[in-house]
RNA sequence: GAGGCCGCGCGGGAGAGUCCCUGCCAUCAUGAGCAGGGCGCCGAAGGAGCAAGUCCUCCCUUGAAUCUCUCAGGCACAGUCACCGCGCGGGCGAG
Numbered sequence: 001g002a003g004g005c006c007g008c009g010c011g012g013g014a015g016a017g018u019c020c021c022u023g024c025c026a027u028c029a030u031g032a033g034c035a036g037g038g039c040g041c042c043g044a045a046g047g048a049g050c051a052a053g054u055c056c057u058c059c060c061u062u063g064a065a066u067c068u069c070u071c072a073g074g075c076a077c078a079g080u081c082a083c084c085g086c087g088c089g090g091g092c093g094a095g
Base pairs, nucleotide, nucleotide: 003092005090006089007088008087009086010085011084012083017039019038020037021036022035023034024033040075041074042073046071047069048068049067053062
């Protein structure tokens, strides 16, 4: 001491009903919040699946994602939300 890996902090950062019903709280009424149930929907925590290729006679093995699935998660606010930028720390480390 480039680069890339891990962790932390700050900033940016999408999608999809706060739809219906019931109960509670509160109110003159409306409305909002919480809990449960129903159906619909989203994909960018995580998870799962596979192509070309690879091992190779073949089969098998291996094989990525922002693709697919929707288990989980989510559909007001919010948030360990992929990813991007900046800073700090740790170790690896070309030169």
Model confidence (mean pLDDT): 76 of 100. Glycine riboswitch aptamer from Streptomyces sp. So13.3, 95 nucleotides, folded computationally.